Notes
The prediction has a mean pLDDT of 81. This is a predicted structure of a 74-nucleotide RNA (transfer RNA) from Candidatus Carsonella ruddii. The RNAcentral record of the sequence draws on ENA. Rfam family: tRNA. By type it is a transfer RNA.
[in-house]
């Protein structure tokens, strides 16, 4: 320098080929169960979907430019 991938809860994934509340586990707190811990089993929180734009009635989706990471060619 060219080119592929990838980024979505505090972690690890999901979201049907734009479509009508962004969801699942893990974990953090409350609770129950137990003398008591741990297992288990119940609610709860938590997201400007990597920034910034465009396209659309309607973008996590597509289309641009950036920035970060893994590759891969010179």
């Nucleotide at each position: 320098g060219g080119g592929u991938u990838u980024a979505u809860a505090a972690c690890u994934c999901a979201a049907u080929u734009g479509g009508u509340u962004a969801g699942a586990g893990u974990a953090u707190a409350g609770g129950a169960c137990u003398c008591a811990u741990a297992a288990u089993c119940c609610u709860c929180u938590a997201g400007u979907u990597g920034u910034a734009g465009g396209u659309u009635c309607a973008a996590g989706u597509c289309c641009u430019a950036c920035u970060a990471a893994a590759c891969c060619c010179a």